[in-house]
Context: one part of a larger RNA
RNA sequence: UUGGGCGGAGUGUACAAGGCAUGCAAGUCGUGUGGGUUCAGACCCACGGCAAACGGGAGAGUAACACAUUGGUAACCUACCCCAAAGACGGGCAUAACCUUUCGAAAGAGAGGAUAAUACCCGAUGGUAUCAGCUGGCACAAGUCGGUUGAUUAAAGCUUCGGUGCUUUGGGAGGGACCUAUGCCCCAUCAGCUAGUUGGUAAGGUAAUGGCUUACCAAGGCGACGACGGGUACCGGGUGUGAGAGCAUGGCCCGGCUCACUGGGACUGAGACACUGCCCAGACUCCUACGGGAGGCUGCAGUCAAGAAUAUUCCUCAAUGGCCGAAAGGCCGAAGGAGCGACGCCGCGUGUGUGAUGAAGCUUUUCGGAGUGUAAAGCACUUUUAUAUGGGACGAACAAAUGACGGUACCAUAUGAAUAAGGGGCUGCUAAACUCGUGCCAGCAGCAGCGGUAAUACGAGUGCCCCGAGCGUUAUCC
Numbered sequence: 001u002u003g004g005g006c007g008g009a010g011u012g013u014a015c016a017a018g019g020c021a022u023g024c025a026a027g028u029c030g031u032g033u034g035g036g037u038u039c040a041g042a043c044c045c046a047c048g049g050c051a052a053a054c055g056g057g058a059g060a061g062u063a064a065c066a067c068a069u070u071g072g073u074a075a076c077c078u079a080c081c082c083c084a085a086a087g088a089c090g091g092g093c094a095u096a097a098c099c100u101u102u103c104g105a106a107a108g109a110g111a112g113g114a115u116a117a118u119a120c121c122c123g124a125u126g127g128u129a130u131c132a133g134c135u136g137g138c139a140c141a142a143g144u145c146g147g148u149u150g151a152u153u154a155a156a157g158c159u160u161c162g163g164u165g166c167u168u169u170g171g172g173a174g175g176g177a178c179c180u181a182u183g184c185c186c187c188a189u190c191a192g193c194u195a196g197u198u199g200g201u202a203a204g205g206u207a208a209u210g211g212c213u214u215a216c217c218a219a220g221g222c223g224a225c226g227a228c229g230g231g232u233a234c235c236g237g238g239u240g241u242g243a244g245a246g247c248a249u250g251g252c253c254c255g256g257c258u259c260a261c262u263g264g265g266a267c268u269g270a271g272a273c274a275c276u277g278c279c280c281a282g283a284c285u286c287c288u289a290c291g292g293g294a295g296g297c298u299g300c301a302g303u304c305a306a307g308a309a310u311a312u313u314c315c316u317c318a319a320u321g322g323c324c325g326a327a328a329g330g331c332c333g334a335a336g337g338a339g340c341g342a343c344g345c346c347g348c349g350u351g352u353g354u355g356a357u358g359a360a361g362c363u364u365u366u367c368g369g370a371g372u373g374u375a376a377a378g379c380a381c382u383u384u385u386a387u388a389u390g391g392g393a394c395g396a397a398c399a400a401a402u403g404a405c406g407g408u409a410c411c412a413u414a415u416g417a418a419u420a421a422g423g424g425g426c427u428g429c430u431a432a433a434c435u436c437g438u439g440c441c442a443g444c445a446g447c448a449g450c451g452g453u454a455a456u457a458c459g460a461g462u463g464c465c466c467c468g469a470g471c472g473u474u475a476u477c478c
Stems, first nucleotide, its partner, number of pairs: 001470001005348004010343001011341002013306001018304003022301003027050003032047005057259003067183003071179003076176003081172007089123004098113006129152010157164002185231003192222003197219008234256004238249004261282005284295004312338001314337003320334001321332004351381004361372004386415006395405001422467005427448003433462005443450002
């Protein structure tokens, strides 16, 4: 810029890691347990278990064992799952919900009373577990494999009687932790840096090594092979470009890391120092009866702001998967889908054939003509697409039932060229030129440069060239 037609599979806040109204995004289990309520089905509260450390988001910080590759742990941990071995005997005290009651505006808090458990506690038993003593083999850096003696530590039930759960130990799988080597941006107009600093001994701490921490002792350690300082930056698989070497880059997807209003801290737990848990401090917002409280979208939508600029407060758990459950099933803004945007890529269409020494119009002309141009009209067709009607999935696994998408894709029939073309350029580079207007004016321009009266370079018309549902401009990379 253009009423720009369709489909597929992708993709969409580059700025303010600025502030956020509202809704939703993590629950589940009655086959662990007590209670409330109801006519009943059912529902609710609380204790208890598992999950909530996953999944989802973002890239602020970080130049570092953060990441990538490689090796090591005789210095380590691991819930659920799988395999193997052994076991589960006896007893007890509470407490929530509930009832009574007090304070408070609220959030909430307190007192008294009652009760259960796979909650909690005590005792018993136990070894291939842990610790200590003695001791043998193998290693030779702390170890490892045995023997023996002593000490310490377990358990939970439910059941439809089929099972399922519980405790201890060993192994596995998957997951994690730590360490080593190598690689990893710019500035020397950063040249010296360092006191837990470097090493040792002892202790503490940790799952575990270690100045990780502390006490003492020594005076070391790093550095032009760039320490220290400053700046910038998540890293990789990859991506763009290039014949390659390389250069640039790290959006979507996958792996790793880090963060969750800002800073700090621990608790619980197999696992967190924990995005939608807790505590403290701070800034901000909100409620308040002024005493005090509540909150955290860098989840999905959405809103304000910023900006040249980036989407719906949509549908469904049908599929894939996650958590819980014996199961039925429940939950899931993960996910599957739909919506919006020519944002890029790919595919298709806007008709096909025929049709004149060639209409009209327009442009040009040496006035003869030439061009637009088979283009149009006309004639004959076709129906991708469009519209309408009818049919109508796969995705569903597992005998049946079960589909958000969706009456979608797709198929058939009918109608009728019907619904569908623009943008940039034409001096050279660079494909494509004539006429008129203008007169260093108005203007063009990526570079060279055009324009001062015959401008193929400005503006317009006609013609032509290049692309085409796009085309051009700008920014940026090679």
Predicted 3D model of a 478-nucleotide part of an RNA (small-subunit ribosomal RNA, 5' domain) from an uncultured Parcubacteria group bacterium. Rfam family: Bacterial small subunit ribosomal RNA. The family is grouped with related families in Rfam's "SSU clan".